Context: one part of a larger RNA
RNA sequence: GGGCUAACGCUGGCAGCGUGUCUUAGCCAUGCAAGUCGUGGGCGAAACUCCCCUUCGGGGGAGGAGUAGACCGGCGAACGGCGGAGUAACACGUGGCUAACCUGUCCUCCGGUGGGGGAUAACUGGGGGAAACCCCAGCUAAUACCGCAUGAAGCCUCUUUGGGGCAUCCUAAGGAGGUGAAAGCUGGCCUCUGCUUUGCAAGCUGGCGCCGGAGGAGGGGGCCGCGGCCUAUCAGCUUGUUGGUGGGGUAAAAGCCCACCAAGGCUACGACGGGUAGCCGGUCUGAGAGGACGGCCGGUCCGAGGGGCACUGAGAUACGGGCCCCACUCCUACGGGAGGCAGCAGGCUAGAAAUUUGGGCAAUGGGGGAAACCCUGACCCAGCGACGCUGCGUGCGGGAAGAAGGCCUUCGGGUCGUAAACCGCUGUCAGUGGGGACGAUGGGGCUGACUGUUAACAGCAGUCGGCCUUGACGGUACCCGCAGAGGAAGCCCAGGCUAACCUCGUGCCAGCAGCCGCGGUAAUACGGGGUGGGCGAGCGUUGCCC
Numbered sequence: 001g002g003g004c005u006a007a008c009g010c011u012g013g014c015a016g017c018g019u020g021u022c023u024u025a026g027c028c029a030u031g032c033a034a035g036u037c038g039u040g041g042g043c044g045a046a047a048c049u050c051c052c053c054u055u056c057g058g059g060g061g062a063g064g065a066g067u068a069g070a071c072c073g074g075c076g077a078a079c080g081g082c083g084g085a086g087u088a089a090c091a092c093g094u095g096g097c098u099a100a101c102c103u104g105u106c107c108u109c110c111g112g113u114g115g116g117g118g119a120u121a122a123c124u125g126g127g128g129g130a131a132a133c134c135c136c137a138g139c140u141a142a143u144a145c146c147g148c149a150u151g152a153a154g155c156c157u158c159u160u161u162g163g164g165g166c167a168u169c170c171u172a173a174g175g176a177g178g179u180g181a182a183a184g185c186u187g188g189c190c191u192c193u194g195c196u197u198u199g200c201a202a203g204c205u206g207g208c209g210c211c212g213g214a215g216g217a218g219g220g221g222g223c224c225g226c227g228g229c230c231u232a233u234c235a236g237c238u239u240g241u242u243g244g245u246g247g248g249g250u251a252a253a254a255g256c257c258c259a260c261c262a263a264g265g266c267u268a269c270g271a272c273g274g275g276u277a278g279c280c281g282g283u284c285u286g287a288g289a290g291g292a293c294g295g296c297c298g299g300u301c302c303g304a305g306g307g308g309c310a311c312u313g314a315g316a317u318a319c320g321g322g323c324c325c326c327a328c329u330c331c332u333a334c335g336g337g338a339g340g341c342a343g344c345a346g347g348c349u350a351g352a353a354a355u356u357u358g359g360g361c362a363a364u365g366g367g368g369g370a371a372a373c374c375c376u377g378a379c380c381c382a383g384c385g386a387c388g389c390u391g392c393g394u395g396c397g398g399g400a401a402g403a404a405g406g407c408c409u410u411c412g413g414g415u416c417g418u419a420a421a422c423c424g425c426u427g428u429c430a431g432u433g434g435g436g437a438c439g440a441u442g443g444g445g446c447u448g449a450c451u452g453u454u455a456a457c458a459g460c461a462g463u464c465g466g467c468c469u470u471g472a473c474g475g476u477a478c479c480c481g482c483a484g485a486g487g488a489a490g491c492c493c494a495g496g497c498u499a500a501c502c503u504c505g506u507g508c509c510a511g512c513a514g515c516c517g518c519g520g521u522a523a524u525a526c527g528g529g530g531u532g533g534g535c536g537a538g539c540g541u542u543g544c545c546c
Stems, first nucleotide, its partner, number of pairs: 001546004006542005013392006019385002021350001026348003030345003035075003040072002043069001048063006082303003092227007101220003106216008114148001116146002123138006154179011184208006193201003229275003236266003241263008278300004282293004305326005328339004356382001358381003364378001365376004395425004405416004429487001431482005439473001442470012490535005495516003501530005511518002
C1' cells in the first nucleotide's frame, strides 16, 4: 500500500446491487418448511334449508353431497433446504479402469396383457387405558396380496462355430433341456360382431397405464496412477495383521466376513503416533515466483442431540421415517407416555459482534395429477443494519484591495476570504400532485378453421386464429407538473518517517506515542484556539492475511 462475512469510536442525505452468528455441531416456546392422485378402491358425515309425522321429548325424507373426512392403494417423501462436528482418507482434485457392477421416472424398438383364489384396513359391535394408544369378534373393495396358464431376445446347465482379450473370460451366430410375468382405469362410436336393435357392450376406436426383453440418455457404486498440512522432543508399527485354499455375502472385485493353512505386510522416499483441517473451482496479495485463505456463488464429501442398528425401497442405513442405549426437556391418574430448528422466521445463552415470528406462488424450478389444479420458508420479492461496492446530492454564476467577528501581529498590518452578506439562476435527490409499466411473445378457460388417427363429421393429438382471464413486488420503477437554496458534512492528522505551523495553557505534572521519541518555564510532539493538510457519507482505531 492492498484486502476483510469484520468489530469499536465520532459522524451520517438518497438510491442500485450485494451481503449479514467467524463464538455454543449450546438449548429451544410458537407458526410454517412434503405432499398429491376420486381417471386405482371400498366407506361416507355435519352445520344449515325445505317437506311430512309427532305423545311436543322427538322421528322420517329431500337438498347440502357422493361434498368434507379418515382408510386401503400408487408415486413422491433418498430431491430441494441447512451446517462443517468428524475426516490427513481414494474424502477431494485430476487422469484412467470396471472383461467385477446397479439404475425408478424419461426416450427408441420388439413382444405380451389369459384365467382364477384367499384376505384385510376403513366400517360395525364389544372391551381395556388418565393419556399415548391398544385388544377381541364380524363385514368389504382394488392398479393391495397369492397360485395357475402362456412366454424368450432374459437367466441357469450342456453343446457347435467365428472373432477378440487381461488368468478367471468377452463378443457374434446356432442347437437341446430347465426356469419364468402382468392390472386395470377412462373418453368416444355403431363400420364389423353379439344382444332384449331410436340403444347397449363382450364389438370397434382413442388416451393413460401394467408385464417381459433389447438399446439409449442421465445418475450412481467400486478400483487404480499422480497431487495438495505441521510434528522425529512420535522410530519402529501390524494378528484379520500379509498371502493362499474353500465358503459366506453384495448389484459388484476384495479379509468385506468366516474356517483352515502359511508367516507374512508396512517403514528415514518418514511407517506408527500426536496436532490441525472438510476438499476443489477459486479469493486476496504480489512485477512474477510465491505466500495466505476456502465467507457469499458453483461442484463434491460428511453430519442431523451423542452412540449403534436394520426395515422399506430403483435409490437411505433415511434432518422434519422406525428400533435400542445414553444425556436432557416436557406430560402423567406414577402404571406409563411425548420430544429433537446444523429448514424459514423467532427466543434464551455465549460473545466485540450479525436481521422480519413479513408478502407471494406472478416468474424460475421441484413433487403429485389425464387435466383443471394442489403443495412448495426451494425460489421470487419486501423489511432491518453505511457491513461492502457503485452512483448521486448537500447547489451554480456574479460579488470588496476585502464588512462584522475570530486568530496572529514587528501594531503598520496579515489571515480565515469571494468565503459571507447581497444580486441573478437552476431544480438532481428528498417533498407534493397526476399518469403508470416490462417481467405475461408465457400460463389457464371457452370457441372457430385445417391436418393426422379412425368405419366415423365422436373422441384424442397437432398447427393457425378470436374472446375472456392471470403480477407478490406495486400505485413500485419510469414519465410529467408544482414550490423553493430551501431539508442534507463530517472525521483524522499537522516533530521526523509523512502532506500540513502559529499562539496560549501546562511545567518529567497532566499527558502523547506505530518506531525514533516528546513533557523538568518560551513544548511546531501534551491540552485549547486559530490556520493548514488528507479523505469524504464517511473518517479513524483495533484484529487478521499478503

Source information
Small-subunit ribosomal RNA, 5' domain from a candidate division WOR-3 bacterium, 546 nucleotides, folded computationally. Its Rfam family is "Bacterial small subunit ribosomal RNA". The sequence was found in a public genome assembly. Model confidence (mean pLDDT): 87 of 100.